[in-house]
RNA sequence: CUCAUCAAGAGGGGCAGAGGGACCGGCCCGGCGAAGCCCCGGCAACCAUCCGGCACAUCUCGCAGCCGCGAGGCCCGGUCGGACAGGUGCCAAAUCCGGCUCACAGCGAGUGCUGUGGGGCAGAUGAG
Numbered sequence: 001c002u003c004a005u006c007a008a009g010a011g012g013g014g015c016a017g018a019g020g021g022a023c024c025g026g027c028c029c030g031g032c033g034a035a036g037c038c039c040c041g042g043c044a045a046c047c048a049u050c051c052g053g054c055a056c057a058u059c060u061c062g063c064a065g066c067c068g069c070g071a072g073g074c075c076c077g078g079u080c081g082g083a084c085a086g087g088u089g090c091c092a093a094a095u096c097c098g099g100c101u102c103a104c105a106g107c108g109a110g111u112g113c114u115g116u117g118g119g120g121c122a123g124a125u126g127a128g
Base pairs, nucleotide, nucleotide: 001128002127003126004125005124006123011040012039013038014037015036019029020028021027023099024098025097026096041091042090043089046087047086049083050082051081052080053079054078059072060071061070062069063068095122100119101118102117103116104115105114106113107112
C1' cells in the first nucleotide's frame, strides 16, 4: 500500500501500584486494584493442514477444413461445505458513542440543535 472483517463470543490466579478505554469531545472502567509482566483457562476460525462437493485452465482421448466441440480428468489454482486447533488474534460497554458529509423528521429562527438511517474518515485484526 491492497483486500476482507469489525452489533456474536470468551476470565481466573500471581507480581505490581495509578492509571485505562488509539487521538479529540462525551460517557464510562479503576485501591472491591488501572497499565504492564508471568501462569493457567477460554472464545473465534483470518491463515496453514486434512476431508468432501461443484465448475474450470493446463493435460489426455475422440470429432472437425479453421474458430472450435464432446468426453475424461491426478496434482496446482478457484469456489462451496465440513474437520482440526499448528501460526496469529481476542476475552467491560457496537470499534463504548460521536467527530466529516448526505437524506428524512421534529424544534428553533442568531444557518443551528436533537433524533433515525446511509456513506465516509480514523483505528483494530488477519492475509498478501